[in-house]
Context: one part of a larger RNA
Molecule: small-subunit ribosomal RNA, 3' major domain
Organism: uncultured bacterium
RNA sequence: UGACGGGGGCCCGCACAAGCGGUGGAGCAUGUGGUUUAAUUCGAAGCAACGCGCAGAACCUUACCAGUCCUUGACAUGGAGAGUUUGGUUUCCGGAGACGGAUUCCUUCAGUUCGGCUGGCUCUCACACAGGUGCUGCAUGGCUGUCGUCAGCUCGUGUCGUGAGAUGUUGGGUUAAGUCCCGCAACGAGCGCAACCCUCAUCUUUAGUUGCCAGCGGUUAGGCCGGGCACUCUAGAGAAACUGCCUGCGAUGAGCAGGAGGAAGGCGGGGAUGACGUCAAGUCCUCAUGGCCCUUAUGGACUGGGCUACACACGUGCUACAAUGGCGGUGACAAUGGGCAGCGAAAGGGUGACCUGGAGCAAAUCCCCAAAAACCGUCCCAGUUCGGAUUGUACUCUGCAACUCGAGUGCAUGAAGUUGGAAUCGCUAGUAAUCGCGGAUCAGCAUGCCGCGGUGAAUACGUUCCCGGGCCUU
Numbered sequence: 001u002g003a004c005g006g007g008g009g010c011c012c013g014c015a016c017a018a019g020c021g022g023u024g025g026a027g028c029a030u031g032u033g034g035u036u037u038a039a040u041u042c043g044a045a046g047c048a049a050c051g052c053g054c055a056g057a058a059c060c061u062u063a064c065c066a067g068u069c070c071u072u073g074a075c076a077u078g079g080a081g082a083g084u085u086u087g088g089u090u091u092c093c094g095g096a097g098a099c100g101g102a103u104u105c106c107u108u109c110a111g112u113u114c115g116g117c118u119g120g121c122u123c124u125c126a127c128a129c130a131g132g133u134g135c136u137g138c139a140u141g142g143c144u145g146u147c148g149u150c151a152g153c154u155c156g157u158g159u160c161g162u163g164a165g166a167u168g169u170u171g172g173g174u175u176a177a178g179u180c181c182c183g184c185a186a187c188g189a190g191c192g193c194a195a196c197c198c199u200c201a202u203c204u205u206u207a208g209u210u211g212c213c214a215g216c217g218g219u220u221a222g223g224c225c226g227g228g229c230a231c232u233c234u235a236g237a238g239a240a241a242c243u244g245c246c247u248g249c250g251a252u253g254a255g256c257a258g259g260a261g262g263a264a265g266g267c268g269g270g271g272a273u274g275a276c277g278u279c280a281a282g283u284c285c286u287c288a289u290g291g292c293c294c295u296u297a298u299g300g301a302c303u304g305g306g307c308u309a310c311a312c313a314c315g316u317g318c319u320a321c322a323a324u325g326g327c328g329g330u331g332a333c334a335a336u337g338g339g340c341a342g343c344g345a346a347a348g349g350g351u352g353a354c355c356u357g358g359a360g361c362a363a364a365u366c367c368c369c370a371a372a373a374a375c376c377g378u379c380c381c382a383g384u385u386c387g388g389a390u391u392g393u394a395c396u397c398u399g400c401a402a403c404u405c406g407a408g409u410g411c412a413u414g415a416a417g418u419u420g421g422a423a424u425c426g427c428u429a430g431u432a433a434u435c436g437c438g439g440a441u442c443a444g445c446a447u448g449c450c451g452c453g454g455u456g457a458a459u460a461c462g463u464u465c466c467c468g469g470g471c472c473u474u
Base pairs, nucleotide, nucleotide: 005474007473008472009471010470011469012468013467015463016462019427020426021425022424023423026319027318028317029316030315031314032313033312034310035309042053043052064305065304066303067302068301069300070299073129077128078127079125080124081123082122083121084120087106088105091102092101093100094099109119110118111117131294132293134292135291136290140288141287142283143282144281145279147277152191153190154189155188156187157186158167159166160165171182172181173180197271198270199269200268202239203238204237205236206235207234208233211229216226217225218224242265245259246258247257248256249255321420325379326378327377328376329375330374337368338367339366342361343360347356348355349354386417391412392411393410394409395408396407397406433455434454435453436452437451438450439449
């Protein structure tokens, strides 16, 4: 000077408390450990690993295993020789395929000194080399997590101290804030805070192939047509909030409490933004890269298998145990998004998954698109008209191919489960809870992830205690 203390003082945070809903018990989904295996590829490990890398493992992916093959190699540059563009396609033979052999058709590069001469391409040969998801994240770059959006971390000059260092940054108030005010051997400054950026909430204006009968006319009654941008909306510009005004408190200061006006009031809500540093934190399997290692193999190709195993243990979720509910019927109201190898309407067929069909749409124009919770009837507290696992069977779709190992549908089957021990998690408002919808990935496959809107609470006395953090002091 720091760090630490079951030392002290002050102060914050869904940290506790006050509430609401969960997890821990059940079934299933998913990740992990363990075990098993020819292989069950590798990494991640308290918070900050475990629905994590993986925004999607049937083949591919794929890095793992078994087997069959290749050795200048799937890919790059250079040398020599031969051929000549070359690329695609049909059929046949051997084979699991890679690969090897034969064959049909189509197409036929540029320059040119017309010489395969030059470039390009294919094949052959030898060597330099290629290649490695092999090791080391404790050799590294880059990127990321975390403390933490916590309010801190420093510097110049001056002053003090022999010095390490101190001061400034401490003190009195105040703030979400080292935010601001006052004081002070300090005076200033930088990185952070805040503001500048995006978005939501109000209004004005500009613009109307969306919207409107708002006012008029027609109407096959559909904003459908004429007509019009008033409104809704869309997307550009602008206004608006600053403790600006009033009262009180306060050192007359910073500021705090209340009020007015206002769409919004004291940081208006949300986002982006992450200081100096910590954890030799994570990543050599995104990429880059030092060193080491392999080089007829630790490289490359393929078929099949595995990553999907299953006595068990843990994490994260989904569905439930029911009446604030299940089932049947009626049938109204969203928003974000996506669409050409695509979205696919109307109309038919099927109990259904789906099929036929093909209008329209490169989309404020067409399509996905049906919102669900809502309302009415029924069931009458039961392992049930709850619950849906599991299994049988018949199908549908995608795809070369659903056996290992896809998703969905109909019929039948109907398991555990009657609210969950110790313990533990999230949330302070359009939030929790609850309800559906969309998207990325993607041929197909979501209970995960990222978004969107609908309905819409309870509680906070307070800071003694648990956890984490900040300042002063010992």